This is a predicted structure of a 367-nucleotide RNA (Bacterial RNase P class A) from a Candidatus Limnocylindrales bacterium.
[in-house]
RNA sequence: CGAGACGGCCGGAUGGCCGCGCGUCGCGCCCGACCUCGGUCGGGUCGCGGCUCGAGGAAAGUCCGAGCUCCUCAGCGCAGGGUAGCGGGUAACGCCCGUCCGCCGCGAGGCGAGGACCAGUGCCACAGUGACGAUGCCGACCGGACCGGCCAUGUGCCGAUGCGGACGGAGUGAAACGCGGCAAACUCUACCCGGAGCAAGGCCAAAUAGGAGGGUGCAACCCCGGUUCGCCGGGGGGAGGGGCGCGCUGCCCAACCCUCGGGUAGGCCGCACGAGCCGCCGGGCGACCGGCGGCCUAGAUGGAUGGCCAUCCCCGGCGAUCGCGAGAUCGACGGGACAAAACUCGGCUUACAGGCCGCCUCGCUGG
Numbered sequence: 001c002g003a004g005a006c007g008g009c010c011g012g013a014u015g016g017c018c019g020c021g022c023g024u025c026g027c028g029c030c031c032g033a034c035c036u037c038g039g040u041c042g043g044g045u046c047g048c049g050g051c052u053c054g055a056g057g058a059a060a061g062u063c064c065g066a067g068c069u070c071c072u073c074a075g076c077g078c079a080g081g082g083u084a085g086c087g088g089g090u091a092a093c094g095c096c097c098g099u100c101c102g103c104c105g106c107g108a109g110g111c112g113a114g115g116a117c118c119a120g121u122g123c124c125a126c127a128g129u130g131a132c133g134a135u136g137c138c139g140a141c142c143g144g145a146c147c148g149g150c151c152a153u154g155u156g157c158c159g160a161u162g163c164g165g166a167c168g169g170a171g172u173g174a175a176a177c178g179c180g181g182c183a184a185a186c187u188c189u190a191c192c193c194g195g196a197g198c199a200a201g202g203c204c205a206a207a208u209a210g211g212a213g214g215g216u217g218c219a220a221c222c223c224c225g226g227u228u229c230g231c232c233g234g235g236g237g238g239a240g241g242g243g244c245g246c247g248c249u250g251c252c253c254a255a256c257c258c259u260c261g262g263g264u265a266g267g268c269c270g271c272a273c274g275a276g277c278c279g280c281c282g283g284g285c286g287a288c289c290g291g292c293g294g295c296c297u298a299g300a301u302g303g304a305u306g307g308c309c310a311u312c313c314c315c316g317g318c319g320a321u322c323g324c325g326a327g328a329u330c331g332a333c334g335g336g337a338c339a340a341a342a343c344u345c346g347g348c349u350u351a352c353a354g355g356c357c358g359c360c361u362c363g364c365u366g367g
Stems, first nucleotide, its partner, number of pairs: 001363004006358005012312007020054002023051006029044006056338001060349002063347005068197004080193005085099005100114001101112004115188002120186002122182003132178001137169003141165003145161001147159004151154001201269004211260006221236006241253003276295008313336004318331005
């Protein structure tokens, strides 16, 4: 110098103008309460102004693991799902670290769904007799059957044929009988897992409708008695929804009034101090753990965190000048990504213009 490997970090800066959201302060307006009638206090999805703060490394996918909340709640099992060398870290994990083995790479390194096929079942293309209850071809051996021949006629010997058993050879194939291979086949073993999710859930609480409980008329008019001249007591009288053609009593429904409770609209909490962040020291190969000190860092709910301008920065090609050259300087132009909280954490995965740092490997060259 070139080509790579691993780990970590940043992901525009400054200023001006305009704009948005939370909080807070002040003023105004509106509402309510009190009262010494002018103020005080409280409240307001209201208006204006000041100040502070205001997205990410992935806020994303919602794929794992948790906190938190509710449901079922006496506990357990089955079913179902998940994980899988060994050891460690962690609140937990399918994450992370270390290490063994296997595979890939010259290497730095990378990848691994790496328990069990001595429980059972299933599968093993093509070729081949046969792919896991095996046996076609060739050869020798053993056994018994049947046929033929021979002799010294015996439970005799020899030969042929087919059958059974066990063996060798050859052939096919990735694998040929070997406790074959396959669990990213069912399955078995060990361990883990209840379900739903902040639209969880809790509190306050209109109008209308509906629910529960309780209650509600004896009028006008006439007579008698009393009177504090307001009425009171007694009698007559008889208007008055529905439940039988009618009447009476009781009951029910409706109507009206009161009280209570649930839900809705709406509002508040949950909801921003947490397995938190930063620095130093210590322990550990490491993931990580411990101690001390410091810090407070978005909370919307049609959903804020933006836009423009200037200067600078970075990248790209172009032009000019300089230089033998790599290149340097200047100029105008173009570009500056992926993507945006919504209960909160720990991970994984995916997306990303461009840039920086550390360490390591291989190759070439020079001293």

It matches the Rfam family "Bacterial RNase P class A". The family's RNA type in Rfam is ribozyme.